[in-house]
This is a predicted structure of a 1472-nucleotide RNA (small-subunit ribosomal RNA) from a metagenome. The coordinates come from a structure-prediction model, not an experiment, and the mean pLDDT is 84.

């Protein structure tokens, strides 16, 4: 630091995920040891048990028991226990420590003042002071109530407990001549010790004295209270709150200050800088993250608040409205004798329950720190420790050396070998850790007691309090840390991952199943992605998951972000609040900048240093802590203040332009209605019709009338307005812009949340209008349907009044204002100069309003002085897509609605520019038997073949729009033959290696349907040789390797093939543009059959393809002359038969010829076209071979190869039979016909290519024929197939189911062949079916071509209408190029990219998820009014009741004080 994912690819935009670090963490697995941390985040749920705050006998009284010892009359008693124990008064403490986060949105908390508006027990300093009486209550006794818990009468008694007097520095109050005066108001002892003074005389007492108590004050220190600037959370779908509220006076109340309370007065206060209500939440120091700004968080430790079942209240007290107090109300829980009573773990432990989830009902006060207390000492679940948990951090260890035959054994394997791997074993070392044994700390000093010495008080060497220094006492953790020793690699590795992103790959298995999955995505027979294994890679006592935080995310942009199309500019103006703001001077010093002070706790981050063997952790110093506050200073800018200025606004003067508003009027042409008149059969519509009007007289065309609405030309990317918008002519009211040119006023300014105000079209309301044009409707059409498009009517509406409405793609999809950055080139409107007689023209200068264009900017596309460019100010919007501009609340409306505006859920993607294709009932150009224009078929029968289908034991299998279907198959009786049935065989029918034994091989028998099996005979060869044997080739047996498979996968796979398509096309390399995918070249003008050629041109070349070179065909030459030939010459049997010839035809070599090469016209002085000449042939002569890059997962696994899978007495092999030839039917391809252009019959003519020794067969012979038998030639230009047929010619048939047409059937044969039955093919005689030219559709074919007619071949024993070739006869069209098909190039649109056989929308049905709504119930919280009111402060009476005090006649009265009653207030509780 970045990275996957949206597309066929690309930028750019945007979201979604990822890799880090981090936790009080759980779950899964897996575990050897220390150290030093943490450890109920959930039920502020409810809690058994035990502990967590008590102490003080040196304030007071009083005071046991057991045990023990000793007496005893045995009933006791005495001593000790015992300065006890438990209890009680009384003092301090309990308000500290511990704990928890419910509440708080708040001076609670941080941070900085303030207090002259306060308090502070215990501690420190200081100043004084402690006199002198009094009455009492608990415990105790005794009784009494109650089941307890606890009371209740009566008497006794102590104090540092209570209460008068007395004193009063200072405080307080009153006066007050400010000198003071006068009143109120304290206190308490306890212990030790000595007799110096005074009394009794060992010695005490008053007394001294010590120390520790105590009252007042004063400062100190500590701790609080109280005000106060600022600082920190969402929600405006919470916009308006408040009546003690705001301020005041007075008085109440408190330590205090204040509406803190009342009373009376006044009407105020607080809010868009966010009040008031709603949610949420303890706040900080900090911590995680993060480069930093920031974000998120407030466990552990500190700090400060709150709270102690829940609400209310207050007393004590310095301090609480109190966590282990109290009262009172509820709620729960216990106890009860039912009458009443007890509790409060959010202290430590521990329990239950909640929950993914969080320990011991341990030790100890030795440390340290509180409470009391002179003190010793006692308390202390705060603390120190230990135990549970890998919950986190840091540490150490599971060993090191060496060792290749690269062991074994596991995977892999191209079977060659790699890999686990120095890894092990083996050898030769260590000795951490844990195990055993042994020693064995520090943490301990302090107070105390004691010994010495000092000081200080004092009368004092006593006692006391302070110091010093010795000694003694004191460890929970613990026999722990730490050390030796012993023995010996012994006891100590896992989990995750491995498709990219991310490091790390192979085999089996599974087969869209099972499962993974953080995103993209794997899995549908070869899965590096599932499961398992070996390998590997990372991390390491721990490792992955999950939740969750920030980061990455410049994805809320302050640092640091957009708004023409990607989410984003408000329809548009007037302006309020705010922001912002021209030049100059003078002064402030508020912002701003410098400096200084104080704070800004500790801890923690950070630097430097020290201790634990190291680290973690711990201590020690230092820095920082960006932020407050106060002080001084500086004044450039910005504020304030203040004088001034014109250039920003802005008014005044004088001109023109303009559909600018607004109100009255006025005008003609058109629609349409009305009266009349001429006129007659139709008019109108439409792609075509039809509804409709029309003989009652229309349409059409004259005349004259009515009433409405709009304003043709002009008219123009012309004008004007803010925007919406404004168009016929006149007048009237009235806005604003612009030019000149001078004056004036002096910053008056721009933008504006809110707020006012205009807003198209349609809508809505009252009241007019109503030609035409028209939603709804209604009737006709189209249509599968037509609730549309189209046509005939038609009604709100459209028009005016006056009112609501408040949106539009209200759009330049581009907020407003300033200011600045090349130009060109129109138009509008008003100037100037320059010329003219005048009008042009030509140069400028302001407004405008257009186009093109460079810098620049942008993702592109495009903008470009009318910016999307550079700045500057303000306002409005955005923040993934659907849900959604929806729900709900408000707020406007008569309503329809509009504004404002979510959430849940759900997807990983949506969109945006552009780029390459494909498509398009886009457009442009072109070509093809693609239409047309012809000629003949095919679709109707019949037969022949193929195909589905059905049937079968089988009816083997592929082929399936053109590009399957006379296809493989160029020939199924047996084989073939893959099928079926039956019968056999297991190393095998075949290959290849081993052992054995035997030549090979031939012949017989029997059995069997054969395959086979069993028997028996014959016979011994080649090579080499030491003569025993050996090699090689076949044959039998035998053992495993193995063979075999037309079994599955053409979607695993070469190979070969079809098809687009013989279509003109497909590409590179370079260079150039583009961010880039690309893109140019290849495009464009012309031309071609052709990307064929030429010009032009940011391109220039090149490959493949196209042509052309190859073959055969036309037409000469030369050469050859047998088996072909025969023109002349000779013989002839008259047959090129022989001589002979070499001229022809012909064979087949090898040549030539055709190039737009000539000549005219077109054309760009080209390409090339179009005519002609000449030529056997003419613009590729004709035909063929030849098929680019590439598309159909097209066909083939059954030719052939071949991965992988299946089988291996069978899915191999061999044998017989059957079957591939079935048959209601359905489709292709064919042959024959259907007749007279024809059939029968005679007769006679003319081909080309082919084949032929297992062959093709002449002659002759027989048979009606198919054939038979003979068997000459022929291994072929000799010889045979061989007869060519249509053709001509003659004759019969005369329009008929026929002398047509042959099916089909019965009989009879031939021939091949082991074998014609299932199942050949011929031949003869009989037999004579459909059929009379074929529906909708549909094929071919452009010349030696369709048509027709026949001949040969492959395949084959035999079998052809199919297949390949031959060759004879031998036509018709084409006008063109609109359509139909298919194709090529450019252009264009796209939301396609599996490419329109795309995409994609909506309802319906079922399942499932979220949500809303629902008669409705049911809980929390709150608001308002009202009712009624515990405890308890406080206020009042206090008639009952009273110890101190003051009076008294000593009984009382009084002061006071208490129960009690009454009131404010009020928690829970009720009611609407």
């Nucleotide at each position: 630091a970045g990275a996957g994912u949206u597309u066929g690819a690309u930028c750019a935009u945007g979201g979604c995920u990822c890799a880090g670090a981090a936790c009080g963490a759980a779950c899964g697995u897996u575990a050897g040891c220390g150290g030093c941390g943490c450890g109920c985040u959930u039920a502020a749920c409810a809690c058994a048990u035990g502990c967590a705050a008590g102490u003080c006998g040196a304030a007071c009284g009083a005071g046991a028991a057991a045990g023990c010892c000793c007496c005893u009359u045995c009933g006791g008693g005495g001593g000790u226990g015992a300065u006890u124990a438990g209890a009680g008064u009384g003092g301090c403490g309990c308000a500290c420590g511990g704990g928890u986060g419910a509440g708080c949105a708040u001076c609670a908390c941080g941070u900085g003042g303030g207090u002259a508006a306060u308090c502070u027990a215990c501690c420190c300093u200081u100043u004084g002071g402690c006199g002198g009486g009094g009455g009492a209550c608990a415990a105790c006794a005794c009784u009494u109530c109650g089941a307890a818990a606890g009371g209740g009468g009566u008497g006794c008694u102590a104090a540092u407990a209570c209460c008068g007097c007395a004193u009063a520095a200072g405080u307080c109050c009153a006066c007050u001549u400010c000198g003071g005066u006068g009143g109120g108001g304290a206190a308490a002892g306890a212990u030790g010790g000595c007799c110096u003074c005074u009394c009794c005389u060992u010695g005490g007492a008053a007394g001294c004295u010590a120390u520790c108590a105590c009252c007042a004050g004063a400062g100190g220190a500590u701790g609080a209270g109280c005000c106060u600037g600022c600082g920190g959370c969402c929600c405006a779908u919470c916009a308006g709150c408040u009546u003690g509220u705001u301020g005041g006076u007075a008085g109440g109340g408190u330590a205090a200050u204040g509406g803190c309370c009342u009373a009376c007065c006044a009407a105020g206060g607080c809010u868009a800088c966010g009040a008031c209500g709603g949610g949420u939440a303890g706040c900080u120091g900090g911590u995680c993250u993060g480069a930093g700004a920031g974000g998120a968080u407030g466990a552990u430790c500190a700090g400060c608040c709150a709270c102690a079942c829940u609400g209310g209240a207050a007393c004590u007290g310095a301090c609480a409205c109190a966590c282990g107090g109290u009262c009172c109300a509820g709620a729960c829980u216990c106890c009860u004798a039912c009458g009443g009573g007890a509790g409060g773990c959010a202290g430590c432990a521990g329990u239950g329950a909640g929950g993914a989830a969080u320990u011991u009902u341990g030790c100890g006060c030795a440390a340290u720190g509180g409470g009391c207390g002179a003190a010793a000492g006692c308390c202390u679940g705060a603390c120190g420790c230990a135990g549970c948990a890998a919950c986190g951090c840091c540490g150490c260890g599971u060993g090191a050396g060496u060792g290749a035959u690269g062991a074994a054994g596991g995977c892999c394997c191209u079977c060659g070998g790699g890999u686990c791997g120095u890894a092990a074993a083996g050898c030769u070392c260590u000795g951490u850790c844990a195990a055993g044994u042994g020693g064995g700390a520090a943490g301990a000093a302090c107070a105390u007691g004691u010994u010495g010495g000092g000081u200080g008080a004092c009368a004092a060497u006593a006692c006391c309090a302070c110091c010093c220094a010795g000694c003694a006492c004191u460890g929970a953790c613990g026999g722990u840390a730490c050390c030796a020793c012993u023995g010996g690699a012994g006891g100590a590795a896992g989990c995750a991952c491995c498709g990219g992103c991310u490091a790390a790959c192979u085999c089996c298995g599974u087969g869209c199943c099972a499962g993974c999955a953080g995103c993209c995505g794997c899995g549908g027979u070869a899965a590096u992605a599932c499961g398992g294994a070996g390998g590997g890679u990372g991390c390491a006592a721990g490792c992955g998951u999950u939740a969750u935080u920030c980061g990455g995310a410049u994805u809320c942009a302050c640092u640091g972000g957009g708004c023409g199309u990607a989410a984003a500019g408000g329809g548009c103006g007037c302006g309020u609040a705010g922001g912002c703001g021209g030049u100059u001077u003078u002064u402030u010093u508020a912002g701003u900048c410098a400096g200084a002070u104080g704070u800004g706790a500790a801890a923690g981050c950070c630097c430097g240093g020290g201790g634990c063997u190291u680290a973690a952790c711990c201590c020690c110093g230092g820095a920082a802590g960006u932020g407050c506050a106060u002080c001084u200073g500086a004044u450039a800018c910005u504020g304030g203040a203040u004088a001034a200025c014109u250039u920003g606004a802005g008014u005044a003067u004088g001109g023109g332009a303009g559909a600018g508003g607004g109100a009255a009027g006025u005008g003609g042409a058109a629609u349409u209605c009305c009266u009349g008149g001429u006129g007659u059969a139709g008019c109108g519509g439409u792609g075509a019709a039809a509804u409709g009007c029309g003989u009652a007289g229309a349409u059409a065309u004259c005349a004259g009338g009515a009433g409405g609405a709009a304003c043709a030309c002009c008219g123009g990317u012309g004008g004007c307005g803010c925007a919406g918008g404004c168009g016929a002519c006149u007048u009237c009211c009235u806005g604003g812009a612009c030019c000149a040119a001078u004056a004036c006023u002096g910053a008056c300014g721009c933008u504006g949340a809110g707020g006012c105000g205009c807003g198209a079209a349609g809508g809505c309301g009252u009241g007019g209008g109503g030609a035409g044009c028209a939603a709804a409707c209604a009737g006709g059409a189209u249509u599968a349907g037509a609730u549309a498009c189209c046509c005939u009517g038609g009604u709100a509406g459209u028009c005016c009044a006056c009112g609501c409405a408040g949106u539009a793609a209200a759009c330049g999809g581009u907020g407003a204002u300033c200011a600045c950055u090349a130009g060109g080139u129109g138009u509008a409107g008003c100037g100037g100069g320059u010329a003219u007689u005048g009008a042009c023209c030509c140069c400028u200068g302001c407004u405008g309003u257009g186009c093109c264009g460079g810098a620049g900017c942008u993702a592109a596309c495009g903008c470009a002085u009318u910016a999307a460019g550079u700045g500057a100010u303000c306002c409005g919007c955005c923040u993934g897509g659907g849900g959604a501009g929806u729900a709900c609340g408000g707020c406007c409306g008569c309503a329809a609605g509009g504004u404002u505006a979510a959430a849940a859920c759900u997807c990983a993607a949506a969109g945006g520019a552009a780029u390459u294709g494909a498509c398009g009932g886009g457009g442009g150009c072109c070509c093809g038997c693609a239409c047309a224009a012809g000629c003949g078929g095919u679709g109707g029968a019949g037969c022949a073949u193929g195909u589905g289908g059905u049937u079968u034991a089988a009816u083997u299998c592929g082929a399936c729009g053109c590009a399957a279907c006379g296809c493989g198959a160029a020939g199924a009786a047996c084989c073939u033959u893959a099928c079926c049935u039956g019968g056999a065989u297991u190393u095998g029918a075949c290959a290849u290696c081993c052992u054995g034994g035997g030549a090979a091989u031939c012949c017989c028998u029997a059995u069997g349907a054969a395959a086979a099996u069993a028997g028996g005979g014959a016979g011994u060869g080649c090579c080499c040789u030491u003569c025993g044997g050996g090699g090689a080739g076949c044959c039998c047996a035998g053992u495993g390797a193995c063979a075999g498979g037309u079994g599955c996968u053409g979607c695993a796979u070469g190979g070969c093939u079809g098809u687009c398509g013989u279509c003109a096309g497909c590409u590179c390399g370079u260079g150039u543009c583009g961010u880039g995918a690309g893109a140019u070249g290849u495009u464009g003008g012309g031309u071609u059959a052709a990307g064929u050629c030429c010009c032009g041109c940011a391109a220039c070349g090149a490959g493949c393809g196209c042509a052309a070179c190859c073959c055969c065909u036309a037409u000469c030459u030369u050469u050859a002359g047998u088996u072909g030939c025969c023109a002349g010459c000779a013989u002839u049997u008259c047959g090129g038969a022989u001589g002979g010839g070499a001229a022809c035809u012909c064979u087949a070599a090898a040549g030539a010829u055709a190039c737009u090469g000539c000549c005219c016209c077109g054309g760009u002085u080209a390409a090339c076209g179009g005519g002609g000449a000449g030529g056997a042939a003419g613009g590729u002569g004709g035909g063929g071979a030849u098929g680019a890059c590439g598309u159909c997962a097209a066909g083939u696994c059954c030719u052939c190869a071949u991965g992988g899978c299946c089988u291996u007495u069978a899915u191999g092999u061999c044998c017989a039979g059957g079957g591939c030839u079935a048959c209601a039917c359905a489709c292709g391809u064919g042959c024959u016909a259907c007749a007279a252009u024809g059939g029968g019959c005679g007769g006679c003519a003319c081909a080309a290519a082919g084949g032929g020794u297992c062959g093709c067969g002449a002659u002759c012979u027989c048979g009606c024929g198919a054939g038979a038998g003979u068997g000459a030639g022929c291994c072929a230009a000799u010889c045979c197939c061989a007869a060519a047929a249509a053709u001509c010619c003659g004759u019969c048939c005369a329009a008929a189911g026929u002398u047509c047409g042959g099916a089909u059937u019965g009989g009879a044969g031939u021939c091949u062949g082991c074998a014609a039955c299932u199942c050949g093919a011929c031949u003869c005689c009989a037999u004579g079916a459909a059929g009379c030219u074929g529906g909708a559709a549909u094929c071919g074919c452009u010349a030696g071509u369709a048509a027709u007619c026949g001949c040969g071949g492959a395949u084959c024993a035999g079998c052809a209408u199919g297949c390949c070739g031959c060759g004879g006869u031998g036509a018709a069209u084409a006008c063109g190029u609109u359509c139909c098909c298919g194709g090529g190039c450019c252009u264009u649109g796209u939301a396609c990219a599996c490419a329109c056989c795309g995409c994609c929308c909506g309802u319906c049905a079922c399942a499932c998820c979220a949500u809303g709504a629902g008669a409705g119930u049911u809980g929390g919280u709150u608001g308002u009014a009202c009712c009624a009111g515990a405890a308890g402060u406080c206020g009042u009476c206090g008639g009952g009741c009273u110890a101190a005090c003051c009076u008294u006649u000593a009984u009382u009265g009084g002061a006071g004080g208490c129960a009690g009653g009454c009131g404010c207030c009020u928690c829970a509780g009720g009611u609407a």
Description:
Its Rfam family is "Bacterial small subunit ribosomal RNA". Its family is annotated with ribosome and structural constituent of ribosome in the Gene Ontology.